[in-house]
RNA sequence: ACUGGACAAGGGCAAACCCGUCGCGAGGCGGGGGCGCAAAGCCACGGAGCUCUCUGAGCGAGCCGGGUUGCCGAA
Numbered sequence: 001a002c003u004g005g006a007c008a009a010g011g012g013c014a015a016a017c018c019c020g021u022c023g024c025g026a027g028g029c030g031g032g033g034g035c036g037c038a039a040a041g042c043c044a045c046g047g048a049g050c051u052c053u054c055u056g057a058g059c060g061a062g063c064c065g066g067g068u069u070g071c072c073g074a075a
C1' cells in the first nucleotide's frame, strides 16, 4: 500500500410515518423521526422499476452492475 471490514475509537447518513412546502405525477426540499447503512458520498453509463399531457419528457444512486472520490483501522 492492497484485500478484507472488527460487539474497536471518533464521527457521518437517515427507511416507514407525521408536519410544512414545491411538482400534473413518479418524487424534490426543510423540520420531526429512526428501519437500516462502511460508501445509504457523488455520477442515470448498462439492466430492471416508476411517472406524465407517452415518436417524447422525467423520477429514483436506500434495486443490481459499472465509474469516481473518501474517514478510521484490528484479526
Base pairs, nucleotide, nucleotide: 005072012037013036017032018031019030020029021028022027035062041068042067043066045065046064047063049059050058051057052056
This is a predicted structure of a 75-nucleotide RNA (c-di-GMP-I riboswitch aptamer). It matches the Rfam family "c-di-GMP-I riboswitch aptamer". Its family is annotated with cyclic-di-GMP binding in the Gene Ontology. The coordinates come from a structure-prediction model, not an experiment, and the mean pLDDT is 87.